Model confidence (mean pLDDT): 84 of 100. A computed fold for a 531-nucleotide part of an RNA from bacterium C-53, annotated as small-subunit ribosomal RNA, 5' domain. It was read from a public genome assembly.
Context: one part of a larger RNA
RNA sequence: GGAUGAACGCUGGCGGCGUGCUUAACACAUGCAAGUCGAACGGGGGUGCAGGGAACGGAGCGAGUAGUUUACUAUGAACGAAGUAUCCUGUAUCUUAGUGGCGGACGGGUGAGUAACGCGUGGGUAACCUGCCAUAUACAGGGGGAUAACAGCGAGAAAUUGCUGCUAAAACCGCAUAAGCGCACGGAGUCGCAUGACUCAGUGUGAAAAACUCCGGUGGUAUAUGAUGGACCCGCGUCUGAUUAGCCAGUUGGCAGGGUAACGGCCUACCAAAGCGACGAUCAGUAGCCGGCCUGAGAGGGUGGACGGCCACAUUGGGACUGAGACACGGCCCAAACUCCUACGGGAGGCAGCAGUGGGGAAUAUUGCACAAUGGGGGAAACCCUGAUGCAGCGACGCCGCGUGAGUGAAGAAGUAAUUCGUUAUGUAAAGCUCUAUCAGCAGGGAAGAAAAGAGACGGUACCUGACUAAGAAGCCCCGGCUAACUACGUGCCAGCAGCCGCGGUAAUACGUAGGGGGCAAGCGUUAUCC
Numbered sequence: 001g002g003a004u005g006a007a008c009g010c011u012g013g014c015g016g017c018g019u020g021c022u023u024a025a026c027a028c029a030u031g032c033a034a035g036u037c038g039a040a041c042g043g044g045g046g047u048g049c050a051g052g053g054a055a056c057g058g059a060g061c062g063a064g065u066a067g068u069u070u071a072c073u074a075u076g077a078a079c080g081a082a083g084u085a086u087c088c089u090g091u092a093u094c095u096u097a098g099u100g101g102c103g104g105a106c107g108g109g110u111g112a113g114u115a116a117c118g119c120g121u122g123g124g125u126a127a128c129c130u131g132c133c134a135u136a137u138a139c140a141g142g143g144g145g146a147u148a149a150c151a152g153c154g155a156g157a158a159a160u161u162g163c164u165g166c167u168a169a170a171a172c173c174g175c176a177u178a179a180g181c182g183c184a185c186g187g188a189g190u191c192g193c194a195u196g197a198c199u200c201a202g203u204g205u206g207a208a209a210a211a212c213u214c215c216g217g218u219g220g221u222a223u224a225u226g227a228u229g230g231a232c233c234c235g236c237g238u239c240u241g242a243u244u245a246g247c248c249a250g251u252u253g254g255c256a257g258g259g260u261a262a263c264g265g266c267c268u269a270c271c272a273a274a275g276c277g278a279c280g281a282u283c284a285g286u287a288g289c290c291g292g293c294c295u296g297a298g299a300g301g302g303u304g305g306a307c308g309g310c311c312a313c314a315u316u317g318g319g320a321c322u323g324a325g326a327c328a329c330g331g332c333c334c335a336a337a338c339u340c341c342u343a344c345g346g347g348a349g350g351c352a353g354c355a356g357u358g359g360g361g362a363a364u365a366u367u368g369c370a371c372a373a374u375g376g377g378g379g380a381a382a383c384c385c386u387g388a389u390g391c392a393g394c395g396a397c398g399c400c401g402c403g404u405g406a407g408u409g410a411a412g413a414a415g416u417a418a419u420u421c422g423u424u425a426u427g428u429a430a431a432g433c434u435c436u437a438u439c440a441g442c443a444g445g446g447a448a449g450a451a452a453a454g455a456g457a458c459g460g461u462a463c464c465u466g467a468c469u470a471a472g473a474a475g476c477c478c479c480g481g482c483u484a485a486c487u488a489c490g491u492g493c494c495a496g497c498a499g500c501c502g503c504g505g506u507a508a509u510a511c512g513u514a515g516g517g518g519g520c521a522a523g524c525g526u527u528a529u530c531c
Stems, first nucleotide, its partner, number of pairs: 001531004006527005013402006019395002021360001026358003030355003035102003040099002043096010055084002060079001064075005109313003118238008128230002133226007141175001143173002150165006181206005187200005211218002239285003246276002251273004256268003288310004292303004315336005338349004366392001368391003374388001375386004405435004415426004439472001442466004449458001475520005480501003486515005496503002
């Protein structure tokens, strides 16, 4: 000098883009962060329409009775339209606890562990898997038994749960079929990279499927290929310590078996006694790795925060289940610590998701808005969900940009400081005069971001226009040398300064204050760390 996820002191006008628990992987109140499909299924509920049953209702019609002005008045059995609410059936539509499907293995967080094929780089798999997607081929015949929901009866404070009975499916299970596929057996051919690989024909044997439809299609099963994603193996590279020198019994290899998608001591039995190590084994300490980032002319040194890739973890330890994929952050089981509820018998929980709280700390933000965009999950779709994401809020934390006015103005005003008392400096600085209007403020208009229709959180934002006033907007550090910038007073080895040299003991350009000056500027200094 440069740099920082910075902090502290003084100060602080605006905007854009970034960025913000480096400490306790400490503990967490509350809300939200993963759902969706009724076009898989049987129920439940709401609403509309139609029909039916009983009930209420009572317009009408009025047998009959009474009175008399023989045609009227009053009363009125039976029948009974509209309508009302309820029940049942059908139909349409909406909704949904449950069964079922897909997704909860992505996205998001953190860096505790890990010195390792973890990561980086280059290869290998003739030792492997791959849901959804694409292409191609072949198919979908015919049956069965259950079970939730529901109902009834219970247990329990609750969480939850038992028994009996009924029922559906694209849930589950046999049977049929098998182009192709798996397994076993033997044969022929081609090829290679060692184990071998591929192709062809054969025998035996095994395993599939689900419907819906607006007839367009959407789904289902099998096989092959692709794509995508993963798994495993190998070469090289990857911090410090020898005041760590020997380490290792599934240890090293073989054989047989098990297991796996697959190779393998991965596991088991048996056999052999190997294997690693001064080219640093083992042990101990530290640490996620990389693209990158900082610095440097480079070589190199330091670093791994944000963004991107990989890995590991999800209170601690262990385990498997389901599934194409997990040994699974917001799934399950067990153990442990902690917290909470309890009727004391027993239960519930996991913010290293987004906000937020306590604590720790020098120190790090809102319990915000929206799914409008991009992307993801589900769905035929409409759409639903999405603290991913897009935005807004807070912080000069960083970078960048802008402003705090411009021109003119000598009576060199006043004030202040110095003075040799003549004056000098502040200083064109101010005032005054003439302008301008960036930013902020006021008023009017007002987006793009939305590919065909609808839909804009941001946002009445950006931006444009108009009017208006120099008004509302400058500090911090330094002035002995290094190092740009000097005088006066106070103090008197005191008080103090200091990065190094060093200042201060009576004229201190080095302490304190004032005037002046220098530097940078919405910042300026200090501290810490790296080059």